[in-house]
Molecule: TPP riboswitch aptamer (THI element)
Organism: Desulfovibrio sp.
RNA sequence: GCAAUCCGAUUGGGGUGCCCGCCGGCCAUGCCGGGCCGGGCUGAGAUCAUACCCAUAGAACCUGACGCGGCUCGUACCGCCGGAGGGAAUUCGGACCCUGCAGCCC
Numbered sequence: 001g002c003a004a005u006c007c008g009a010u011u012g013g014g015g016u017g018c019c020c021g022c023c024g025g026c027c028a029u030g031c032c033g034g035g036c037c038g039g040g041c042u043g044a045g046a047u048c049a050u051a052c053c054c055a056u057a058g059a060a061c062c063u064g065a066c067g068c069g070g071c072u073c074g075u076a077c078c079g080c081c082g083g084a085g086g087g088a089a090u091u092c093g094g095a096c097c098c099u100g101c102a103g104c105c106c
């Protein structure tokens, strides 16, 4: 010095589920729909959003998928699928103890 990393800015990408209750419908011991309603669960986030997460070394998120196996009260948890297919800047500025590479000096 560069990279990585961290911080910030601009721009862009993304999700909003499950269970119970209430209301309505139906082919009715369930299923579907509605109100960004009330309570609970997981989570960064489940509409407090001018928030949260992510941007190519991309598991943010989507597809396969209402997927498969284990376990569980459970869409909690673990593994597989799977580094499979897609996916938004390979942006700008700053910091730089530790890490990597390179240069210079002793």
Base pairs, nucleotide, nucleotide: 001101002100003099005095006094007093008092009091010089011055012054013053014052017041018040019039020038021037022035023033024032025031026030061086062085063084067080068079069078070077